[in-house]
RNA sequence: CGCCGAACCCGGUGCGCGUCGCCCGGGGCGGGGGACCCUCGCUUGGGGCGUAUCCGGCUCGCCCGGUAGAGCACCUUCCAGCUCGAGCCCGUCAGCUAACCCCGCAGGCCAAGAGGAAGGA
Numbered sequence: 001c002g003c004c005g006a007a008c009c010c011g012g013u014g015c016g017c018g019u020c021g022c023c024c025g026g027g028g029c030g031g032g033g034g035a036c037c038c039u040c041g042c043u044u045g046g047g048g049c050g051u052a053u054c055c056g057g058c059u060c061g062c063c064c065g066g067u068a069g070a071g072c073a074c075c076u077u078c079c080a081g082c083u084c085g086a087g088c089c090c091g092u093c094a095g096c097u098a099a100c101c102c103c104g105c106a107g108g109c110c111a112a113g114a115g116g117a118a119g120g121a
Stems, first nucleotide, its partner, number of pairs: 002109003008027005014022003028105006038095001045093001046090004054066004058061001069084004074120006
């Protein structure tokens, strides 16, 4: 310069150890709970975030192979190539769900290249 991801932008005559930090405010993005109606498990508990689900093998190793799905430099689609296909949380409880209520704005990576075509911007 960029990449994964919601994890970004702006303002302040506020504070202080002062060119930064804290705090406050606004916008934006993301997630959860939550009626009627409707819907359908489960009680072998069930559920949430996330692309990360499922299958097979064997010498059963955090092994091997695949797979739904996901990512790769303006955007969409197609082709090609390269990768990921994890992990964490709630705690017996939650379908959808208007009003309404609550929560997050982290963390990790990169110095090698970001290919071709069509149409857009």
Description:
c-di-AMP riboswitch aptamer (ydaO/yuaA leader) from a soil metagenome, 121 nucleotides, folded computationally. The coordinates come from a structure-prediction model, not an experiment, and the mean pLDDT is 81. The sequence is in RNAcentral, with records from MGnify.